[in-house]
């Protein structure tokens, strides 16, 4: 430095379900709970896909789909 990812150590996020609010929906924020994650951190004004929506069409969404960028730990 790359790759790799223990039944290590520290500390980390939060699926579904649900309670409040926002929203035409898709879906978002918060609090409850943990399925589960080695990037389940960012990025959706420009990679691709999905969803919502329409008569057709995203100038609305998703990053826990694939991608890109950037990081903590170090047994084999």
């Nucleotide at each position: 430095a790359a790759a790799c990812g223990a039944u290590a150590a520290a500390g980390g996020c939060a699926a579904a379900c649900u309670u409040g609010c926002c929203g035409a929906a898709a879906g978002g924020c918060a609090g409850g709970g943990a399925c589960g994650c080695a990037a389940a951190g960012c990025u959706a004004a420009a990679g691709g896909g999905c969803c919502u929506g329409u008569g057709a069409a995203a100038u609305g969404g998703c990053a826990g789909c694939c991608a890109g960028c950037c990081a903590c730990c170090g047994a084999a």
Molecule: c-di-GMP-I riboswitch aptamer
Organism: Desulfosporosinus sp. I2